This is a predicted structure of a 599-nucleotide part of an RNA (small-subunit ribosomal RNA, 5' domain) from Mastigias papua. Lineage of the source: Eukaryota > Cnidaria > Scyphozoa > Mastigiidae > Mastigias. Model confidence (mean pLDDT): 80 of 100. It matches the Rfam family "Eukaryotic small subunit ribosomal RNA". For this family Rfam cites "Crystal structure of the ribosome at 5.5 A resolution" (Yusupov et al., Science, 2001).
[in-house]
Context: one part of a larger RNA
């Protein structure tokens, strides 16, 4: 793993891998709505619902359908498995931040709200035929389109003008994204010395002001300012092992990205009584950073059998450079243009393999040998191939598009189509189960507490395999037998035992059979449980053996080297311990036997 015989109970449980990743009727496995995206269903229900009461078919619009489920056909350094790596990407959702800048020369501008469709609907209609549609008429949006605003400061560049050493009236620029280029992102052995700079303190000079004066001289104030001299301040720097990181800044670019014209529910405050101003909790959507699910690359190692595979590889990319293009980004990934290289007996390439890898599984004292299709993890595939579209995500198949191979409907003009997803059919073959019930539980997914899932759970088939364990127990009486006490010495009494019985009693029970409860989404099963429900002729175990190996017959009748048994050795030829059978007996026992393949 298949079969053959036999099956009473209980629990638990694989199950069209092998052969044909062959082929498929039929029906189902993926859809979805909340207070909170769009209702005028001529749709119901009622009636304060008169713009919009409440439910709501349809249908728009948003998400999901890349999960999961199934199956191993390719596939030998490829998957795969430990181990690294992203300073070489992407990332819908989910969490947490986060988003005053929008016009453009600026009195008369929609911002109390902007446009134009289009579905369901309603009519008209067209093919033999589809989850085909055409053509007329309405009408919504978080759909699709376009479009204002609210701050201060600093920063930069221009600057009228000016008492030109020096001030400055005004002006434009300056959110985020994107692309380019520049630049900040420092860094300590000391000392002197010069240079620019802040601030002050001193001395001269200059200029200005008071105060004096007829005029000055003198004297004060330091308003400014120049030259020496001393003195002194404070400068800014995140993270790594490591960066052209993070972050800033500066010029410019852009088919200008976002920067909410949205939806419920509450309805308040405050005088300036106005078409006034300010408000609360949510949904949704949005940019950019993190994060979280994640994926994609990618470092070292590490695979069966083969030399009757010894060389392979390369101008049609093989190793490597340089650049550019591509990608979500590294990389000959591609393309141009140099180089001539890379692997190999430490087995390269080729070849086979009834080869998806691992985690594991069976054996094994240790070392080993075989399995591993198959529930987890990971990969591939959806009748071969090949392209693609949509999206965060796919080279997707219960998505499309050709072409090859099947194949289904037909009015012959067209049309539809992929069970290796559940059940279920052919067909294959030694070999494998209902066209069941249900979302109750475990998740999933969706606008969601409400919907839907053949995922997945519940039966039903099931002697794949695993566990527990009924088919009698007990007495009594007789019959064998054994040890022992007392007569110490037989009879014979008495105790303990054992063992058999076509003898006998009552007791005790579940197999079934059944009201109920219980289970359970409803069931069934199991657990409880009234009530039936055991004598032998039932409620009756079986399957192999009985010459060795191997436990267990020198019983009987048949057979007579024949039928036949017998893994082997052998056995049967007229007294068969082996054949066929009867009885007896042994082994395993609700199982046992054969076959193969494996240690």
């Nucleotide at each position: 793993u298949a079969u053959g015989c036999u099956u009473g109970u209980c629990u638990c449980a694989a199950a069209g891998a092998u052969u044909a990743a062959g082929c498929c009727a039929u029906g189902c496995a993926u859809g979805u709505c909340u207070a909170a995206g769009u209702a005028u269903a001529a749709g119901c229900a009622c009636u304060u619902g008169u713009a919009c009461u409440g439910u709501g078919a349809a249908a728009c619009u948003g998400c999901g359908a890349a999960u999961g489920g199934c199956u191993c056909a390719u596939u030998a350094a490829a998957u795969c498995a430990g181990u690294u790596a992203u300073c070489g990407u992407u990332u819908a959702u989910u969490u947490g931040a986060u988003u005053g800048u929008a016009c453009c020369u600026u009195u008369a501008c929609u911002a109390c709200a902007u446009g134009g469709a289009u579905a369901a609907c309603c009519g008209u209609g067209g093919u033999a035929a589809u989850u085909c549609u055409a053509g007329a008429g309405c009408u919504a949006a978080u759909a699709c389109a376009u479009g204002c605003g609210a701050a201060a400061a600093g920063u930069c560049c221009c600057g009228a003008c000016u008492u030109c050493u020096g001030g400055a009236a005004g002006g434009g620029a300056u959110g985020u994204a994107u692309u380019u280029a520049u630049u900040a992102g420092a860094c300590u052995a000391a000392a002197a010395g010069c240079c620019a700079a802040u601030a002050c303190g001193u001395g001269c000079g200059c200029u200005c002001c008071g105060u004096g004066u007829c005029a000055a001289a003198g004297c004060g104030g330091c308003u400014g300012u120049g030259c020496a001299c001393g003195u002194u301040c404070g400068u800014g720097u995140g993270g790594u092992g490591a960066u052209u990181c993070a972050u800033g800044a500066u010029a410019a670019c852009u088919u200008c990205u976002c920067g909410a014209a949205u939806c419920g529910c509450a309805u308040g405050g405050c005088c300036a009584u106005g078409c006034g101003c300010c408000g609360g909790c949510g949904a949704u959507g949005u940019u950019u950073c993190a994060u979280u699910c994640a994926a994609a690359u990618u470092u070292c190692u590490g695979c069966c059998c083969u030399a009757u595979c010894a060389a392979c590889u390369g101008u049609c990319g093989a190793u490597g450079g340089u650049a550019a293009g591509g990608u979500a980004g590294u990389g000959g990934c591609u393309u141009a243009c140099c180089a001539u290289g890379g692997u190999u007996a430490c087995a390269a390439c080729g070849g086979g393999u009834g080869a998806c890898g691992g985690a594991g599984a069976a054996u094994u004292a240790g070392g080993g040998u075989u399995c591993g299709a198959u529930u987890c993890c990971g990969g591939a595939g959806a009748g071969g191939g090949a392209g693609c579209c949509u999206g965060a995500g796919a080279a997707a198949c219960g998505g499309c598009u050709a072409c090859c191979a099947c194949a289904u409907c037909c009015a012959a003009g067209g049309a539809a189509g992929g069970c290796a997803g559940c059940a279920g059919g052919c067909g294959c073959g030694c070999a494998a189960a209902u066209u069941a019930c249900c979302c109750a539980a475990u998740c999933c997914c969706g606008a969601c507490a409400c919907g839907g899932g053949g995922a997945g759970g519940u039966a039903g088939u099931g002697a794949c395999a695993a566990g527990a364990a009924a088919u009698a127990a007990c007495a009594a009486u007789c019959c064998g037998u054994g040890u022992c006490u007392a007569u110490a010495u037989u009879c014979u009494a008495g105790a303990c035992g054992c063992g058999a019985a076509a003898u006998u009693g009552g007791a005790a029970u579940g197999a079934g059979u059944a009201c109920a409860a219980u289970u359970u989404a409803a069931a069934u099963c199991c657990u409880u449980u009234a009530a039936c429900g055991a004598g032998g002729a039932c409620c009756c175990a079986u399957u192999g053996g009985a010459g060795g190996g191997c436990a267990a017959g020198u019983c009987u009748g048949g057979u007579g080297c024949c039928a036949g048994c017998a893994g082997c050795c052998g056995c049967g030829g007229u007294a068969a311990u082996u054949c066929c059978a009867g009885c007896u007996c042994c082994a395993a026992u609700a199982g046992c036997g054969u076959a193969u393949a494996u240690u």